[in-house]
Context: one part of a larger RNA
RNA sequence: GCCAGCGAGUUACCUUUUGCAGCGUUGGGUUAAGGGCCUUUGGUCCGAAGCCGUAGCGAAAGCGAGUCCGAAAUGGGCGUUUAGUUGCAGGAGGUAGACCCGAAACUUGCGUGAUCUAUCCAUGGCCAGGUUGAAGCCUGAGUAACAUCAGGUGGAGGACCGAACCAGUGUAGGUUGAAAACUGCUUGGAUGAGCUGUGGAUAGGGGUGAAAGGCCAAUCAAACCAAGAGAUAGCUGGUUCUCCCCGAAAUCGUUUUAGGACGAGCCUCGAGAAAUUGAGUUAUGGUGGUAGAGCACUGUUUGGACUAGGGGCCCUACCAGGUUACCGAACCCAGAUAAACUCCAAAUGCCAUAACUUCUAUCUCGGGAGUUAGACAGUGUGGGAUAAGCUUCAUUGUCGAAAGGGAAACAGCCCAGAUCGCCGGCUAAGGCCCCAAAGUGUCUGCUGAGUGGCAAAGGUAGUUGUGGUGGCUAGACAACCAGGAGGUUGGCUUAGAAGCAGCCAUUCCUUUAAAGAGUGCGUAAUAGCUCACUGGUCAAUCAUUGCAGCGCCGAUAAUUCAACGGGGCUUAAGCAGACCGCCGAAGCCGCGAACUUCAACUUCGGUUGAAGUGGUAGGGGAGCGUUCUAUUUGGAUUGAAGCACGACCGAUAAGGACGUGUGGACUGACUAGAAGUGACGAUGCUGGC
Numbered sequence: 001g002c003c004a005g006c007g008a009g010u011u012a013c014c015u016u017u018u019g020c021a022g023c024g025u026u027g028g029g030u031u032a033a034g035g036g037c038c039u040u041u042g043g044u045c046c047g048a049a050g051c052c053g054u055a056g057c058g059a060a061a062g063c064g065a066g067u068c069c070g071a072a073a074u075g076g077g078c079g080u081u082u083a084g085u086u087g088c089a090g091g092a093g094g095u096a097g098a099c100c101c102g103a104a105a106c107u108u109g110c111g112u113g114a115u116c117u118a119u120c121c122a123u124g125g126c127c128a129g130g131u132u133g134a135a136g137c138c139u140g141a142g143u144a145a146c147a148u149c150a151g152g153u154g155g156a157g158g159a160c161c162g163a164a165c166c167a168g169u170g171u172a173g174g175u176u177g178a179a180a181a182c183u184g185c186u187u188g189g190a191u192g193a194g195c196u197g198u199g200g201a202u203a204g205g206g207g208u209g210a211a212a213g214g215c216c217a218a219u220c221a222a223a224c225c226a227a228g229a230g231a232u233a234g235c236u237g238g239u240u241c242u243c244c245c246c247g248a249a250a251u252c253g254u255u256u257u258a259g260g261a262c263g264a265g266c267c268u269c270g271a272g273a274a275a276u277u278g279a280g281u282u283a284u285g286g287u288g289g290u291a292g293a294g295c296a297c298u299g300u301u302u303g304g305a306c307u308a309g310g311g312g313c314c315c316u317a318c319c320a321g322g323u324u325a326c327c328g329a330a331c332c333c334a335g336a337u338a339a340a341c342u343c344c345a346a347a348u349g350c351c352a353u354a355a356c357u358u359c360u361a362u363c364u365c366g367g368g369a370g371u372u373a374g375a376c377a378g379u380g381u382g383g384g385a386u387a388a389g390c391u392u393c394a395u396u397g398u399c400g401a402a403a404g405g406g407a408a409a410c411a412g413c414c415c416a417g418a419u420c421g422c423c424g425g426c427u428a429a430g431g432c433c434c435c436a437a438a439g440u441g442u443c444u445g446c447u448g449a450g451u452g453g454c455a456a457a458g459g460u461a462g463u464u465g466u467g468g469u470g471g472c473u474a475g476a477c478a479a480c481c482a483g484g485a486g487g488u489u490g491g492c493u494u495a496g497a498a499g500c501a502g503c504c505a506u507u508c509c510u511u512u513a514a515a516g517a518g519u520g521c522g523u524a525a526u527a528g529c530u531c532a533c534u535g536g537u538c539a540a541u542c543a544u545u546g547c548a549g550c551g552c553c554g555a556u557a558a559u560u561c562a563a564c565g566g567g568g569c570u571u572a573a574g575c576a577g578a579c580c581g582c583c584g585a586a587g588c589c590g591c592g593a594a595c596u597u598c599a600a601c602u603u604c605g606g607u608u609g610a611a612g613u614g615g616u617a618g619g620g621g622a623g624c625g626u627u628c629u630a631u632u633u634g635g636a637u638u639g640a641a642g643c644a645c646g647a648c649c650g651a652u653a654a655g656g657a658c659g660u661g662u663g664g665a666c667u668g669a670c671u672a673g674a675a676g677u678g679a680c681g682a683u684g685c686u687g688g689c
Base pairs, nucleotide, nucleotide: 001689002688003687004686005685006684011096012095013094014093015092016091017090018089019088020087021086022085023084028052029051030050034046035045036044037043038042056063057062066078067077068076069075099238100237102235106228107227108226109225111224112223118202119201120200121199122198123197124196125195126194127192129161130160131159132157136153137152138151139150140149141148165189166188167187170185171184172183173182204220206216207215208214241623242622243621244620245619246618251264252263253262254261255260265371266370267368268367269366270365271364272363273362277361278358279357280356281355282354283353284352285351286350287349292344293342294341298338299337300336301335302334303333304332309327310326311324312323313322314321374399375398376397377396378395379394380393382391383390404415405414406413419593420592421591422590424589425588426587430583431582432581433567434566435565439580441579442578443577444576445575446574452569458553459552460551462550463549464548465547466546467545468544469543470542471541479537480536481535482534483533485510486509487508490504491503492502516531520529521528594613595612596611597610598609599608600607601606624678626675627674628673629672630671632669633668634667635666642662643661644660645659646658648656649655
């Protein structure tokens, strides 16, 4: 892991409610213990003690269809108008282990443990070999004598090297191991606080500890065993057959409360009430201070005008005075701004009235719940950074609990709500070149970027459309040809300054078709080139400035293409507009079938019609099957149950027959009753493989 078997809302008592039954509704219903009898796990008959009901109110005395409060009531509270009770069954609650499994822990006990290990006690054992060479002693030297020195002897040491022995440093392997701590290599101690045998001592809030919370039998921040014990678990997991009807919530309030609970809200079932009760649309009348707008208030705020006051300067003994390119309240003019501003002011909303629509959808009482972690999307706000698949509200939708079609794929987006069947039809969103159902559809433009098929500020003489202003056949714009002069080298400055370093100037006058006291290049300064300006050639548009459409640049990410789903697409298979047709879903329609509710009819069998039948938590209803019991009735050695196989029945399922084989002794059906009554799940339990 698989298979088989086992495996979870039970039982007792009490309460409450629903259904059914008995008696009662003319006020009663019922027995308990106990006892008698009998066909004795039981039945039946006695047995009113008790319980509930028949009267309530008051704390009570008490009074009583009333009573209490009170001095009192015409006031207020609770009552009075009649139905109950006993049993059985179903739902729920309570007390019990109370649906099942699951802690870590706690308590009790002169309970069991020091054969592991910690420390200690007693008594034994063990430490190859090598090295070093303390004290002391001897001899010699030496000293006044000591001291001291040298040589020898000697054999000390938590001394040295290194086996046994003890330890366990580093590393590699091992890691379902050879091993629940090992193996190889390497390493530390190895006469000592050494190692070790045997026997003994200390026991669980206790021991022992050269101290690591270490060790106390593979267990230690309190051992193990048994019991309390089915501890408790607001937590996790699991909780077994079928079909039918309805169908939530993730909100509010409180909570040592926040993943729990209680009340309300929302769901379901039953009973009742019933009015234009509810909902929707339209109209009308109200309500309000949001969006917007505004500045009349409260604040904030820009410029100007005006001006009190202040600063500077002048004047001045003081008082005063003068002046000011400074600041400047208030008032005035113009312009702004606000969630906590409003002279104003919507839409939607809310309330009411009326009409219409709508299967009472509404309300009340009672039984049963679940939910109180929500998610995303659109819109309006707050928080955040006008970040987040972020967060807090409001409101709507979807998911949650919703399948189907579309969006390549994709709970929350778009379309649309699946009772079942059909090799029928029409559509929605979205699509119609191929993958791939349907147009290589029609007409008109645009785009050339594969834009389409990611992106900003900003840029764009890309291109298309549409405006404004100006020039121009008395010839524009561009190009080409020609001119572009004189006073004069203007004056100043300067070494020089001549149109062109710099400064000055009403930068003037003349000749002209036109020509600046000069636009740029250039020279040391001149020179030279050029422009403005003019003529000619040519012949029709040119310049400038807005707006709009589609493009272009901006554009850099990690393994080619890979930022259209792919192929591929350019008068598109891209974009924009107009139009025609088609495809396309479990939507709608058609045909057939089932069930539910309601209505009508009914020969009570049912028929017809209308509406309906997605569904988690959850409520309600109806059934199938298993074991046993009772009555009745069957089958079976001419073969029961069980098991195996099979193409049968059931247009609702759980399921039910029949045949063959095997098997070898029991077993079905109807109607009732009672439950150890249904498994794929619980890292479920036991067994097998």